Glycine riboswitch aptamer from a Thermoflexales bacterium, 109 nucleotides, folded computationally. The sequence was found by an Rfam model in a public genome assembly. The prediction has a mean pLDDT of 80. Its Rfam family is "Glycine riboswitch aptamer". Rfam's curators write: This family represents the bacterial glycine riboswitch.

RNA sequence: CUGGGAUGCAGGGGAGAGGACGCUUCUAGGCGGACACCGAAGGGGCAACUCGCAGCGACUGGCUGAUCGCUUCGACGAAACUCUCAGGUUCAAGGACCCUGCAUCUCGG
Numbered sequence: 001c002u003g004g005g006a007u008g009c010a011g012g013g014g015a016g017a018g019g020a021c022g023c024u025u026c027u028a029g030g031c032g033g034a035c036a037c038c039g040a041a042g043g044g045g046c047a048a049c050u051c052g053c054a055g056c057g058a059c060u061g062g063c064u065g066a067u068c069g070c071u072u073c074g075a076c077g078a079a080a081c082u083c084u085c086a087g088g089u090u091c092a093a094g095g096a097c098c099c100u101g102c103a104u105c106u107c108g109g
Stems, first nucleotide, its partner, number of pairs: 001109013018035001021032004036089003042085001043083003050075003054071005
């Protein structure tokens, strides 16, 4: 000097799903419960793989050990899948994720 990764900050983009009712308000709007919906803050759940104990079988002239295979149980185990707790269903706000810039750390050339 330069490429990748992680974290933080800033800017930009960023979906889905409801109307009615009641109260209030000068108008936007705000509040409330019931019913109906959404999934992309957050949160919960799970596969294969791998590992562990036990049992059975194979391998062997026989036994044992190692190894391999099968079965039950257990551990680890992802998401934009799934649940819909939370959140959301006018605007605003929020919003996973993506892009750009800056800073720090780290792995290379």